[in-house]
RNA sequence: GAUUUAUCAAGAAAGAUGGAGGGAUUUGGCCCGUUGAUAUCUUAGCAACCACUACAAAAGCUUCCUGCUACAGUAGAAGGUGCCACUUCCAACCACGCUACCCUUGGCGGUGUGGGCAGAUAAGUU
Numbered sequence: 001g002a003u004u005u006a007u008c009a010a011g012a013a014a015g016a017u018g019g020a021g022g023g024a025u026u027u028g029g030c031c032c033g034u035u036g037a038u039a040u041c042u043u044a045g046c047a048a049c050c051a052c053u054a055c056a057a058a059a060g061c062u063u064c065c066u067g068c069u070a071c072a073g074u075a076g077a078a079g080g081u082g083c084c085a086c087u088u089c090c091a092a093c094c095a096c097g098c099u100a101c102c103c104u105u106g107g108c109g110g111u112g113u114g115g116g117c118a119g120a121u122a123a124g125u126u
Stems, first nucleotide, its partner, number of pairs: 001126008013043005021032003026092004045083002049080002052076004059069003088118001093115007101107002
């Protein structure tokens, strides 16, 4: 880099450095930012994907034992990641519902739901 699965409306900020843009990309919108953002570092914190621990236990093994292994599930949080403005900040493409307006076989908007695309994170595979 490619790919698979899961999740993405909850949750969690202070200090230091630094000095102009930033919220991935394009367009539009909405926001953050010299009262110092984004970023980097430190220390806290959040969460529970992986690992681990305790409980528990489908099932398997067995020398048949007060034995061994152990799926799902529950709890924890000393490990590996991740995260800590805004729903992944919102929309864009498709389908459907509701609906305003107009010059009504149609046009052009608004809005809601679902799906898709793209992206992020984790754990695998390559």
Background
SAM riboswitch aptamer (S box leader) from a Sphingobacteriales bacterium, 126 nucleotides, folded computationally. Taxonomically the source falls in Sphingobacteriales (Bacteria, Pseudomonadati, Bacteroidota, Sphingobacteriia). Model confidence (mean pLDDT): 82 of 100. It matches the Rfam family "SAM riboswitch aptamer (S box leader)". Gene Ontology term of the family: regulation of gene expression.